Annotation
A computed fold for a 381-nucleotide RNA from a Pseudomonadota bacterium, annotated as Bacterial RNase P class A. Of the family's consensus pairs, 92% are formed in the model. It is recorded under the gene name rnpB. Rfam family: Bacterial RNase P class A. By type it is a ribozyme.
[in-house]
RNA sequence: GCGGAGGGCCGGGUGGCCGCACGCCUCGUGCGUGAGGAAAGUCCGGACUCCACAGUGCAACGGCGGCGGGUAACGCCCGCCCGGGGUUCAGGCCCUGAGGGAUAGCGCCACAGAGAAUAGACCGCCCAGCCGACCGGCUGGGUAAGGGUGAAACGGUGGAGUAAGAGCCCACCGCGCGGCUGGUAACAGACGCGGCACGGCAAGCCCCGCCGGGAGCAAAACCGAAUAGGGAUCGCGUGGGCGGCAACGCCCGGGGGUGCGCUGCCCCCAGCAGGUCCGGGUAGGUUGCAAGAGCACGUCGGCAACGGCGCGCCCAGAUGAAUGGUCACCCAAGGGGCAUCUGCCUCUGGACAGAAUCCGGCUUACAGGCCCUUCGCGACA
Numbered sequence: 001g002c003g004g005a006g007g008g009c010c011g012g013g014u015g016g017c018c019g020c021a022c023g024c025c026u027c028g029u030g031c032g033u034g035a036g037g038a039a040a041g042u043c044c045g046g047a048c049u050c051c052a053c054a055g056u057g058c059a060a061c062g063g064c065g066g067c068g069g070g071u072a073a074c075g076c077c078c079g080c081c082c083g084g085g086g087u088u089c090a091g092g093c094c095c096u097g098a099g100g101g102a103u104a105g106c107g108c109c110a111c112a113g114a115g116a117a118u119a120g121a122c123c124g125c126c127c128a129g130c131c132g133a134c135c136g137g138c139u140g141g142g143u144a145a146g147g148g149u150g151a152a153a154c155g156g157u158g159g160a161g162u163a164a165g166a167g168c169c170c171a172c173c174g175c176g177c178g179g180c181u182g183g184u185a186a187c188a189g190a191c192g193c194g195g196c197a198c199g200g201c202a203a204g205c206c207c208c209g210c211c212g213g214g215a216g217c218a219a220a221a222c223c224g225a226a227u228a229g230g231g232a233u234c235g236c237g238u239g240g241g242c243g244g245c246a247a248c249g250c251c252c253g254g255g256g257g258u259g260c261g262c263u264g265c266c267c268c269c270a271g272c273a274g275g276u277c278c279g280g281g282u283a284g285g286u287u288g289c290a291a292g293a294g295c296a297c298g299u300c301g302g303c304a305a306c307g308g309c310g311c312g313c314c315c316a317g318a319u320g321a322a323u324g325g326u327c328a329c330c331c332a333a334g335g336g337g338c339a340u341c342u343g344c345c346u347c348u349g350g351a352c353a354g355a356a357u358c359c360g361g362c363u364u365a366c367a368g369g370c371c372c373u374u375c376g377c378g379a380c381a
Base pairs, nucleotide, nucleotide: 001377002376003375004374005373006372007371008370009369010368012330013329014328015327016326017325018324020034021033022032023031024030025028036352040363041362043361044360045359046358047357048216049215050214051213061212062211063210064209065208066080067079068078069077070076081099082097083096084095085094086093100207101206105205106204107201108200109199122147123146124143125142126141127140128139129138130137131136155173156172157171158170159169174196175194176193177192178191180189181188182187220287221286222285223284230278231277232276233275234274235272236271239252240251241250242249243248253269254268255267256266257265258264294313295312297310298309299308300307301306331350333348334347335346336345337344338343
């Protein structure tokens, strides 16, 4: 210098003009403020609100899972332990793991292979018998060291031993059990005992431990028209009488229809677009809703995550939903031209995206630039 992996930070700047939203006042064409690291996905955890509910336990369902710490909480973060990979003489270096239990039980282990969990014998190796001159073949038995299959073959390496072999025996490693030492713990270390009994999968069921009531700001609370309903009261009025609690019936009377008129027949004779007040809902408005698990700096404690203290700051609040456009200069980046010590001119041009109750996380998207850790390659000293 180039490339890979992991992580942190920034993610255009300044000014003028014209706009948009909100707030404030001295109401002027005034002043102030105005997106993000993810405002996104809505995947976890909370605050807040309403509903349900004595409390607690159990069952069901869902989630989480090494240990310790941080936090309001978490499936998040920090440190450590153990496992895997890289690198290396070795790593204490870098990356990585849904990392409780497989001696509680059930289930599964494709293909290949003789055999896949009650192991097994294809090629081999060895012994005996028979055929056979030998090589070799057949039959019976032993064996599991070697070969072969597989992701995985029922401990590994070496020795002793044997006909050949084998934890059959021995040493070391591994594994299991036991106490000891160190550590808060996960765990680690050395020691003793045991010839080995115990393959893998729990991201299949399951077991153990822990956590979880539901819905969500269109939550929810308050104010509240016009119009149309509901209720109370007042005013005007209800043709008269009798009976009846009332509905209603009977008699008399009035009006209308039919009709020239009478009789008869039929209908009507009580409510009022009245005033005032009350109540429910709708439209609409206000709150929730912007001072908070807040941000910056300093200091102290801690390896760190983070916490304590001090001081300073106020930092968007819409509801068809503001945060934009343009010009100049500069800063990256890219193209072209001129000149070639290296500069000048010109053009293009800045990703992903965009608040909607608010916080803490995770995940995903992202042009370009800077920094840190680590690995590889190349060059120089």

Description:
The sequence is in RNAcentral, with records from ENA.